[in-house]
């Protein structure tokens, strides 16, 4: 230079066009003399950037950053 994956809560990952979830983690409360554990409960997200189709987009398209990886 050219093909493919991959991008979403502090971390690992789900959600194959109709309300953005979970584990873990952190904040409270209950329990404990106290800590652990365990139960509930809450906060955290402009789904990597920009733009198109759609009533409606994490999801289709297109383009662009990044990180992996194959060919060359």
């Nucleotide at each position: 230079g050219g093909g493919g994956a991959c991008g979403u809560a502090g971390c690992u990952c789900a959600a194959u066009g109709g309300u953005a979830g979970a584990g873990c983690g952190c904040c409270g409360c209950a329990u404990u003399c106290g800590c652990a554990u365990u139960g509930c409960g809450g906060a955290g997200g402009u789904u990597g950037u920009g733009g198109g189709u759609u009533c409606a987009a994490a999801u289709c398209c297109c383009a662009u950053c990044g990180u992996c990886u194959c060919c060359a």
Molecule: transfer RNA
Organism: candidate division WWE3 bacterium RBG_19FT_COMBO_53_11